[in-house]
Context: one part of a larger RNA
RNA sequence: GGACGAACGCUGGCGGCGUGCCUAACACAUGCAAGUCGAGCGGAGGUACUGGAGGAGUAAUCUGAGAGUACCUGAGCGGCGGACGGGUGAGUAACGCGUGAGCAACCUGCCUUUCACAGGGGGAUAACGCAGCGAAAGCUGCACUAAUACCGCAUGAGACCACGGCGGAGAUACCGCAGGGGUCAAAGGAGCAAUCCGGUGAGAGAUGGGCUCGCGUCCGAUUAGGUAGUUGGUGAGGUAAAGGCCCACCAAGCCAAUGAUCGGUAGCCGGCCUGAGAGGGUGAACGGCCACAUUGGAACUGAGAGACGGUCCAAACUCCUACGGGAGGCAGCAGUGGGGAAUAUUGGGCAAUGGGGGAAACCCUGACCCAGCAACGCCGCGUGAGGGAAGAAGGUUUUCGGAUUGUAAACCUCUGUUCUUGGUGAAGAGAAGAAGACGGUAGCCAAGGAGGAAGCCCCGGCUAACUACGUGCCAGCAGCCGCGGUAAUACGUAGGGGGCGAGCGUUGUCC
Numbered sequence: 001g002g003a004c005g006a007a008c009g010c011u012g013g014c015g016g017c018g019u020g021c022c023u024a025a026c027a028c029a030u031g032c033a034a035g036u037c038g039a040g041c042g043g044a045g046g047u048a049c050u051g052g053a054g055g056a057g058u059a060a061u062c063u064g065a066g067a068g069u070a071c072c073u074g075a076g077c078g079g080c081g082g083a084c085g086g087g088u089g090a091g092u093a094a095c096g097c098g099u100g101a102g103c104a105a106c107c108u109g110c111c112u113u114u115c116a117c118a119g120g121g122g123g124a125u126a127a128c129g130c131a132g133c134g135a136a137a138g139c140u141g142c143a144c145u146a147a148u149a150c151c152g153c154a155u156g157a158g159a160c161c162a163c164g165g166c167g168g169a170g171a172u173a174c175c176g177c178a179g180g181g182g183u184c185a186a187a188g189g190a191g192c193a194a195u196c197c198g199g200u201g202a203g204a205g206a207u208g209g210g211c212u213c214g215c216g217u218c219c220g221a222u223u224a225g226g227u228a229g230u231u232g233g234u235g236a237g238g239u240a241a242a243g244g245c246c247c248a249c250c251a252a253g254c255c256a257a258u259g260a261u262c263g264g265u266a267g268c269c270g271g272c273c274u275g276a277g278a279g280g281g282u283g284a285a286c287g288g289c290c291a292c293a294u295u296g297g298a299a300c301u302g303a304g305a306g307a308c309g310g311u312c313c314a315a316a317c318u319c320c321u322a323c324g325g326g327a328g329g330c331a332g333c334a335g336u337g338g339g340g341a342a343u344a345u346u347g348g349g350c351a352a353u354g355g356g357g358g359a360a361a362c363c364c365u366g367a368c369c370c371a372g373c374a375a376c377g378c379c380g381c382g383u384g385a386g387g388g389a390a391g392a393a394g395g396u397u398u399u400c401g402g403a404u405u406g407u408a409a410a411c412c413u414c415u416g417u418u419c420u421u422g423g424u425g426a427a428g429a430g431a432a433g434a435a436g437a438c439g440g441u442a443g444c445c446a447a448g449g450a451g452g453a454a455g456c457c458c459c460g461g462c463u464a465a466c467u468a469c470g471u472g473c474c475a476g477c478a479g480c481c482g483c484g485g486u487a488a489u490a491c492g493u494a495g496g497g498g499g500c501g502a503g504c505g506u507u508g509u510c511c
Stems, first nucleotide, its partner, number of pairs: 001511004006507005013381006019374002021339001026337003030334003035080003040077002044073007054063003087292003096217008106209002111205007119153001121151002129142005159183003163179001165177004188197003218264003225255003230252006237245001267289004271282004294315005317328004345371001347370003353367001354365004384414004394405004418452001419448006428438001455500005460481003466495005476483002
């Protein structure tokens, strides 16, 4: 000198764009953050209308069980989604990450494309009803019912299993062709219909993942030996898949001074800061990967999880309780307490972009888009412009002549960036229409009026900028050298000056 997710002191007009718990991965009140589909299914309740058994009445008329149609609501069965999106950095020195390869050892819902198929049956179960237990959370029994829920049968392809044949390739059951045997499918819905949306099996693709390897990846030797599923083999199991991944048996190996093991520290990278570069430092925001979801463990479902707002168990903590038993998990968005030098609103909207569901309308979306707060940062603008010497008054100083503040002010003439008021008023909404939170915002027009808008640090040398008074090794200053003990340009104040400017200094950290 530059930089910062900064903080502190003094000061503070506006706008644009960003950024904002670095500390306690401390504990959390409250609200919201993941639902959706009635065009998969049965039933319940409500509203409106139609029609109406029956009842009251002399009649007009009133009432009205059960039924139909339309719409709405909530629960249930079922499907898809809750594995994405969002947060955090605790753990991890590791194939975790980066980079480059490999899988003849693998999987992939939705999507694209190609081929083929969807015949005929069955038994349940929730909801609802009845009964019961419990303070609650919730649970039990009996009986009924539906489906794109579930289960057989049929059909079926080299898709799978075992068998042998031919050809090709060549580390292995790798590929292709033909053969006989065995195994395994399906679901309907909407519409007048055309048709559309789905279903099943198989191939290819795309996308996403899994696994393996080469190289790279902090400090300590005042850590020198470490290791028994350890290292390898055979066989069996397990997995989507290779593998001590697991198990039985066999062998005795394997790693290490090119630093094993142990200890400490740490998420990694693209990047960011600095530097002429080499390098050094760093990993906030944004993007990629990883890990975690109170702590520890486990599996279920599923194409995908060892699952933040799923389940089970254990532990700590908090809450409810009728004391028998239950409920919870903000490292989602706000917000609270606490810790701290320190870090924001319990805001608006799904209008845009994107995501989930749906045929669609649409619903959901604290992702996101906006607004609020904060000079926290960067950038831009303003606080007026021109004229104006009797060089006014006042202040400071003085050798008492003056000098300086100083064109500075007053005063005159203007302007309207900002500001205030009024009017008008967007783009953002890409194919015809509708739809704008921001927002009556930005912008534009008019009027008013210099009116509302300057401070901070420094002035001994380094280092731009000097005098007076006070103080008297005191009070104090200080980045280094050093100032202060009676004329201090170094302390304090004043006048003047220098620097930067809505900021200026200080502190901390890095180069």